Predicted 3D model of a 79-nucleotide RNA (c-di-GMP-I riboswitch aptamer) from Thiobacillus sp. The prediction has a mean pLDDT of 77. Rfam family: c-di-GMP-I riboswitch aptamer. Its family is annotated with cyclic-di-GMP binding in the Gene Ontology. About the family: GEMM was predicted in a large-scale screen for bacterial structured RNA regulatory elements.

RNA sequence: GCCGUACAAGGGCAAAUCCGUCGCGAGGCGGAGACGCAAUGCUUCCGGUCUGGGGAAUCCAGAUGGCGGGGCUGCCAGG
Repeated sequence: GCCGUACAAGGGCAAAUCCGUCGCGAGGCGGAGACGCAAUGCUUCCGGUCUGGGGAAUCCAGAUGGCGGGGCUGCCAGG
């Protein structure tokens, strides 16, 4: 420097649900809680899904990175 499948160790994150709080909403944040995760770390660039607006659209504004792809970064055993 590269690979990093299974098993092991140490650590990390935290779905549903409940409580509080913010938001018209999708949902966000904090606490409890663990279904899962080696990229379930970061990023809306592309697509998907969802919400609000609109008579409607191939429109406008948003949400989701725990939906997929792309980009950037990355711990350990072992090789």